[in-house]
C1' cells in the first nucleotide's frame, strides 16, 4: 500500500432497519447463627466519529480513527 475482521453498561458478548439485552461485576432486599451459594429488586448505554439514504439506523452506504489478522 491492499484484503478480511472487528469498536454496544465497569469486564466479556448477544443483537443486523420500529421500545438495545445476557453473563459477571456493583448497589439494595429477602434467606442463614453468620458468611458463601441461592432468591428478588434497581443503577449504569448520545451503540468509535462524521456525512448521507429513510418516515424512522446499533443494523443500510461513502468517509475518518482506533484494535486484531491475512498477502506484499
Nucleotide at each position: 500500500c491492499g484484503c478480511g475482521g472487528g469498536g454496544u453498561a465497569g469486564u466479556g458478548g448477544a443483537g443486523c432497519g420500529g421500545u438495545a439485552c445476557c453473563a459477571c461485576g456493583c448497589g439494595g432486599g429477602g434467606c442463614u447463627c453468620a458468611u458463601a451459594a441461592c432468591c428478588c429488586c434497581g443503577a449504569g448505554g448520545c451503540c468509535g466519529g462524521a456525512c448521507g439514504u429513510u418516515c424512522g439506523a446499533u443494523u443500510c452506504g461513502u468517509c475518518c480513527c482506533c484494535c486484531c489478522g491475512c498477502a506484499a